[in-house]
Overview
The prediction has a mean pLDDT of 81. A computed fold for a 135-nucleotide RNA from a Pseudomonadota bacterium, annotated as SAM riboswitch aptamer (S box leader). Its Rfam family is "SAM riboswitch aptamer (S box leader)". From the family's description: The SAM riboswitch is found upstream of a number of genes which code for proteins involved in methionine or cysteine biosynthesis in Gram-positive bacteria.

RNA sequence: GACUCAUCGAGACCGGCUGAGGGAUAGGCCCUUAGACGCCGGGGCAACCGCCAGAGCCAACCAUUCUGGAAAGGUGCCAACUCCUGCGAUCCCGCCGUACCCUCAAGGUGCAGGCCACGGAUCGACAGAUGAGCG
Numbered sequence: 001g002a003c004u005c006a007u008c009g010a011g012a013c014c015g016g017c018u019g020a021g022g023g024a025u026a027g028g029c030c031c032u033u034a035g036a037c038g039c040c041g042g043g044g045c046a047a048c049c050g051c052c053a054g055a056g057c058c059a060a061c062c063a064u065u066c067u068g069g070a071a072a073g074g075u076g077c078c079a080a081c082u083c084c085u086g087c088g089a090u091c092c093c094g095c096c097g098u099a100c101c102c103u104c105a106a107g108g109u110g111c112a113g114g115c116c117a118c119g120g121a122u123c124g125a126c127a128g129a130u131g132a133g134c135g
Stems, first nucleotide, its partner, number of pairs: 001134001003133006013042005021031003025086004043078003048074002051069005082127001087124006094115003097111005
């Protein structure tokens, strides 16, 4: 870095300094002078690169894929689901119509169908963050 791939509902504190905003962005909603955010010291969480082992693949090695382990090293992180939403699709809710039940109604049950998208759910994008690769 308008690139590629992967992951993103779990997890993680105590001090010191500073002093007004901060949570990317728009709208919400939160955090914050009972000191947020930021910086520093220590601590921790996690497991992307890297380390160790095993398996697969291979004639074999390397590379690559999977599984497990540890956490020296390189990163990252330690409020809230990436805090929620934003764009799209489907469905639910709701209405019309229609069929049957009912003596008829009221009401109930269904769906060949049509509408609706306020509200809700699921999925996928966009955007963002982090890592590795690449430039």